[in-house]
RNA sequence: GCCGGAUUAGCUCAGUUGGUAGAGCAUCUGCCUUGUAAGUAGGAGGUCACUGGUUCGAGUCCAGUAUUCGGCU
Numbered sequence: 001g002c003c004g005g006a007u008u009a010g011c012u013c014a015g016u017u018g019g020u021a022g023a024g025c026a027u028c029u030g031c032c033u034u035g036u037a038a039g040u041a042g043g044a045g046g047u048c049a050c051u052g053g054u055u056c057g058a059g060u061c062c063a064g065u066a067u068u069c070g071g072c073u
Stems, first nucleotide, its partner, number of pairs: 001072007010025004019056001027043005049065005
């Protein structure tokens, strides 16, 4: 230098054919317990890496940028 993958909650990851984003763990609260842990019920937490484009509508499609992983030279 060229090619390809990944980037979504604090962490690990889903998200189908474009139609207003979810799970597990963690965290918070209640219940349970003499108390803690475990168990159980519920809550909160997201500008979907960034900038543009297409579209009535983008996590999803297109272009560029950034970070990261791998391959080729």

About this RNA:
This is a predicted structure of a 73-nucleotide RNA (transfer RNA) from Fulvivirga sp. Rfam family: tRNA. Rfam classes the family as a transfer RNA. The organism belongs to Fulvivirga, within Bacteria. Model confidence (mean pLDDT): 82 of 100. RNAcentral holds the sequence, with entries from ENA.